[in-house]
This is a predicted structure of a 96-nucleotide RNA (ZMP/ZTP riboswitch aptamer (pfl RNA motif)) from Verrucomicrobia bacterium UBA7008. It was read from a public genome assembly, where an Rfam model found it. Rfam family: ZMP/ZTP riboswitch aptamer (pfl RNA motif). The literature on the family includes a 2015 paper in Structure by Ren et al., "Global RNA Fold and Molecular Recognition for a pfl Riboswitch Bound to ZMP, a Master Regulator of One-Carbon Metabolism". The family has 185 seed sequences and 3,295 matches in Rfam 15.1. The coordinates come from a structure-prediction model, not an experiment, and the mean pLDDT is 76.
RNA sequence: CACCGUUCGCAGGACUGACGAGAAGGGGCGCGUGUCCUGAGUGGAGUCAACCACAUGAACUGCGGACGUUCGUUGCCGCUCGUCUGGGCAUCAUUU
Repeated sequence: CACCGUUCGCAGGACUGACGAGAAGGGGCGCGUGUCCUGAGUGGAGUCAACCACAUGAACUGCGGACGUUCGUUGCCGCUCGUCUGGGCAUCAUUU
């Protein structure tokens, strides 16, 4: 110096599903403890299905920085969990 790790900024960004339950949240009642309703986007479709549009979340990619040998340790991505469906990314090997 490079690689690598952590982190910041900009740009891009696949995938963001179905059913059920929970629950963040919201509303009502009540002097209080509390209690009731609703409920994790909206509209539409579908079960020989598990999708479309917008919204939302998002690993990761590229570029440019900062700090470093510390941290981290076999996967990561869509509120949580369950049953399913379908994908992407990182990593490793082979071929073109």